[in-house]
Parts: sequence; structure tokens; C1' cells
RNA sequence: AGAGUCGGCCGGGCGGCCGCGGCGAGGGAAACCUCGUCGAGGAAAGUCGGGACUACACAGGGCAGCGCGGUGGGUAACGCCCACCCGGGGCGACCCGGGGAAGCGCCACAGAAAACGUACCGCCAGCGGCCUCGGAAACGAGGUGCGGGCAAGGGUGGAACGGUGAGGUAAGAGCUCACCAGCGCGGCGGGUGACCGUCGCGGCUCGGCAAGCCCCGCGCGGAGCAAGGCCAAGCAGGGAGCGAACGGCCCGUUCGAUGCUCCCGGGUAGGCUGCACGAGGUCGCCGGUAACGGCGAUCCCAGAUGGAUGGUCGCCCCCUCGCCUCGGCGAGGGACAGGAUCCCGCUUACAGGCCGGCUCGUUAU
Repeated sequence: AGAGUCGGCCGGGCGGCCGCGGCGAGGGAAACCUCGUCGAGGAAAGUCGGGACUACACAGGGCAGCGCGGUGGGUAACGCCCACCCGGGGCGACCCGGGGAAGCGCCACAGAAAACGUACCGCCAGCGGCCUCGGAAACGAGGUGCGGGCAAGGGUGGAACGGUGAGGUAAGAGCUCACCAGCGCGGCGGGUGACCGUCGCGGCUCGGCAAGCCCCGCGCGGAGCAAGGCCAAGCAGGGAGCGAACGGCCCGUUCGAUGCUCCCGGGUAGGCUGCACGAGGUCGCCGGUAACGGCGAUCCCAGAUGGAUGGUCGCCCCCUCGCCUCGGCGAGGGACAGGAUCCCGCUUACAGGCCGGCUCGUUAU
């Protein structure tokens, strides 16, 4: 220097002018003004998993339904994270996957057969039959796959009922044997465990799919900040008073405008709250392989609701193109996106750039 693999980080900078939202202070009768200060992200996104919070529901247990699934740990919790185990891939760094095949069911097409019974091509003359020859006959020799035997080889398929060798046979076959692989059982050793190593024995061999049903273990009440709490116009409703008549006055009764005033509870519009100090950030020390935890110091960091966080100019930075006197000039571009109760994760999008660990191979020393 090349090829690769894993992880972390940044994602325009400075200044001028104009402008927006929150909070604080000052001014103003008010509208508003001035000053100070703070003002999006690594994903704020998808709303996928888990929680906090809120009101409602709920004796206990079970069924159904949904989700998760190697082991140990972390966490408030998780389908997340860390470490390890097993299987598969890669020369390797590393990557991908993960409960159970007892029962039922399924395994298209092709193929004999797709799972406990099967033969398309093929192999076989040991047996039954038939044919030919020999023989007086018994029988012998040769032939024939019709019956029959076989599953080695070919062929089909994603997948075909162990592999290699020897024996055996008419031909063959775990039919028998040796070794290997795999399965089951037992012993010993290691590990918290998943599991690993090793020794012995056994019958000789056992397909896949559980994201089809199912079995085992664990978890789950449903709803959501438009949750919930408080204040409360107007209209409608209820109550009291006010006016006129009877009358000297009060009580009372009746009538009228269905007008005015006050009160009441529920509650709409609307407003306030929830709502920004939190499983919080940064730094250091300690424990732990790590995820993470503990202690100490320090910081306060958006709270909008027709929904603020922007625009413009100059200089600089990066990329592309063009010109040329090779040093500049000119033009264009600088991503994805953006709060709406909050937090922890996962996933997805992203111009351009920086840093680090490790692996492979080449050359040089």
C1' cells in the first nucleotide's frame, strides 16, 4: 500500500443585519416595548417491543386467546443488552440460527417409493414351470425371467431408510464382522448451567415441517395525555326579588311583561393544569471479563397549540465541473429529517467525513 471484518464519533464553522417561541427583570392604563437568558435529533421518524404516569376494572383458581423460547447474568421492564454453549457458513477476523418430533396432519412436481412398506431400468438360473440336447430311466447339461428372489448400481427429487472394507451369496442385503459416524443407556472427570471430555455396553440405523394442530415452561386486565384534575362564558333548566290590581299599611291572592336583577347545580365553547429535576447529563474513583452497578463532585438542558427554533449577506471549510499564465478565478452543490406526556430499546432513512481494534495475502527490512 491492497482486500476484508467489527466498533465508536462528527454530520458544517465564525461574524453582521432582520425575525420567532418560553422564562426572568424593568417600563406602560393597555396593546406592547427594552434588556438578559434558554430554544430539536442521531435518528426528534416508524409507532414495533417494554415501562413510568392516569382514571376505570379486579376475592381466589381455572379455561380460552396472544406473545416469547439454548444457558447464566444485566435491567423498572422488554421481543433489548452482555458473556458463554451448540449447530451452520467463511482460510480468517467474524457472521447467521436456537424449546420439544410423543400423538394427529402435511411433504407440490418428478419418482418404484416421501416414511414402516416399495420396484421403472437393472441384477439373479439356488427353487417351481417351460424349451432344447443326451439318456431306457433316474437324472445330467444348456437356455428362458413366465412364476419367483434381490435392492448392489442407474434414474427422480430440496430430501431416498448409515459410510468404507472384508466375509458371505444364484444375485444380494447389518445377513455377519472390523473401523467410523449417529442414536440410546450407564460410569468417571470438568463446568453455577447450557454443555464438554473420556470409558464401557446395546440393538445395528431411527427423514423433514411445530410460522399446521399440538406438548412443555414463562409472561400478559383492557384503555390511553384527545389519560386525568381544576375553573367556567352563552343558551336551556330550577329558585328568589322587582311591576300592576284589591289597599291606609302589612300578609295574601290574581294578572302582566314572559322583561330586568340576583342566586343554584350540572356542564358546552374556552382557559388553566397534568408539563419539564428526570430509571437525567458530564467528570472522577471503586466493583464486575462485560452488559451494568455503587459512591463522590458538578450542571439545569425546548415546552409550542393557525404549533416557535428561521431568513439573508460576508469570510472560511468540503465535493463536482469549467478556464487558464498551475496558482488562482468562476459556476453549481453540502444529506436524512424534525419535538407535542416522558423514558429505555429495536428497526428504518442519511450527502460527506474522522478515529480505533482485528484478519487475510503481497512486497521490503

This is a predicted structure of a 365-nucleotide RNA (Bacterial RNase P class A) from an Actinomycetota bacterium.
The gene name in the source record is rnpB.